[in-house]
Context: one part of a larger RNA
RNA sequence: GUUGUGUUAAGGAACUUGGCAAAAUGCCGCCGUACGUUCGCAAUAAGGCGGGCCGGUCGGGCCGGGCUCAGCCCUAGCAAGGCCGGUUUCAGAUAUAAGAGGGUGUCGACUGUUUACUAAAAACAUAGCCAUUAGCAAAGGGCCCGGGGCCGGACGUAUUGAUGGUGAUGCCUGCCCAGUGACUGUAUCAAAAACUGGGGGAUGAAUAACCAUUCCUUAAUCAAUGACAGUUAAACGGCCGCGGUAACUCUGACCGUGUUAAUGUAGCGCAAUCAAUAGCCUUUUAAUUGAUGGCACGUAUGAAUGGCGUAACGAGCGCCCUCCUGUCUCAAUGCAACAACCA
Repeated sequence: GUUGUGUUAAGGAACUUGGCAAAAUGCCGCCGUACGUUCGCAAUAAGGCGGGCCGGUCGGGCCGGGCUCAGCCCUAGCAAGGCCGGUUUCAGAUAUAAGAGGGUGUCGACUGUUUACUAAAAACAUAGCCAUUAGCAAAGGGCCCGGGGCCGGACGUAUUGAUGGUGAUGCCUGCCCAGUGACUGUAUCAAAAACUGGGGGAUGAAUAACCAUUCCUUAAUCAAUGACAGUUAAACGGCCGCGGUAACUCUGACCGUGUUAAUGUAGCGCAAUCAAUAGCCUUUUAAUUGAUGGCACGUAUGAAUGGCGUAACGAGCGCCCUCCUGUCUCAAUGCAACAACCA
């Protein structure tokens, strides 16, 4: 000096991104226990008291017997436990083992799952809710020697199977079908190849006709689909502007006007929500870019791309308090091992 493990005056988070690390709590019995709440919890809430050994006393229990048998009586002994007194260590849960606690907010309901080897979470899943799809040789799916089979769904049958979204519960889930999709309809319009009809050319050993093959052209017919019409947003998605106006001023319940498919409703809001931003006020501190509560046009909040609350839960993430401590003021030192140096 390094590593590990202890101790420390006074103070007690002043350390630090942050109480990281350490300290502290810890067991059993009794007492006692708030807000909130889905009445289950919260809760070992919190907060207290006792705990060794010895003696005494009580002992309604056990065993055995009897009787007038829901029970009562007798009895040698055993014994949990209760009470009283004494004694003793610095210390009686003496070692090991063995919760720190409280308040408040955010996210996610919860138990669960995940990046084997830097991420355990607010991510995934979940029960619940909703939509779509499938009438059974079902749909969606897999495999193979692939235009055909087999497996499976399922020894199931719409209270079932499959797919997608949301994510317990509570209160709710507003307006828009113009665009993009999906579904339904389809009088009319557009619409392929092929088949069919008309015309023309070539070949079939010279010619005409016919016929066959083939090429070109044209007409009619014409599927899916599209146009068209309608439905559908818990489908993809979207959800305005200008001007004036009230008895100081300000503001604008009110009025006018334009646009749109519709003009953002309830709720929440400086937010896990671009920036401005360290918004403004309150509480907390001596002092706070933090945190709680409020304000709010947030011109980039907002309703199953779910909105807003919520008991319980969380090795989640913020803030505050008590206890506690070498984290620190500010260092010191014991023990063990190692390293280096000297001999």